[in-house]
RNA sequence: GGGGAAAUAGCUCAAUGGUAGAGCGUCUGCCUUACAAGCAGAAUGUUGAAGGUUCAAGUCCUUCUUUUCUC
Numbered sequence: 001g002g003g004g005a006a007a008u009a010g011c012u013c014a015a016u017g018g019u020a021g022a023g024c025g026u027c028u029g030c031c032u033u034a035c036a037a038g039c040a041g042a043a044u045g046u047u048g049a050a051g052g053u054u055c056a057a058g059u060c061c062u063u064c065u066u067u068u069c070u071c
Stems, first nucleotide, its partner, number of pairs: 001071007010024004018055001026042005048064005
């Protein structure tokens, strides 16, 4: 340099163009002498950046950035 993949919550990952979710973690309460486990509840987010298409974009198109695979 050519080709491909990825970027979403603190972490790992979902999400037919139509209200962004799960698990783990965090916080509060219950339980316990206490801790763990368990139960109930709460908070999570500028979906990497900038444009475009659309009534509507995490999703489609373009460019850029970063990471990664391959030649």